About this RNA: The RNA shown here (transfer RNA) has 72 nucleotides and comes from a Chloroflexia bacterium. Model confidence (mean pLDDT): 81 of 100. It matches the Rfam family "tRNA". By type it is a transfer RNA. The organism belongs to Chloroflexia, within Bacteria.
[in-house]
C1' cells in the first nucleotide's frame, strides 16, 4: 500500500437495533482495639473521531485516527 480483526468507566471484559452492565479498583457507612477480610450504598462511560441509515445506533453503512496480524 491492500485486506481482515480490535477500539465501551481507572483496569480487565460482557453487552440479539429499544434503560450502558460485571468483575477489580476508588468513595462513603456498617462490624472490629486498628488495619485487613466481610456485609450494605455510591460514584465514575458524549461507548475512539466524524458522517450516514433509521421512529431508535455501542450495535448496521462510509471516512478518518491508532493497535495488532496476513499479503504484497
Nucleotide at each position: 500500500g491492500a485486506u481482515g480483526c480490535g477500539u465501551u468507566g481507572g483496569u480487565c471484559c460482557a453487552g440479539u437495533g429499544g434503560c450502558a452492565g460485571g468483575a477489580c479498583g476508588c468513595c462513603u457507612g456498617a462490624c472490629c482495639g486498628u488495619c485487613a477480610a466481610u456485609c450494605a450504598g455510591g460514584a465514575a462511560a458524549u461507548c475512539a473521531c466524524g458522517a450516514g441509515u433509521u421512529c431508535g445506533a455501542g450495535u448496521c453503512u462510509c471516512g478518518u485516527a491508532c493497535g495488532c496480524a496476513u499479503c504484497g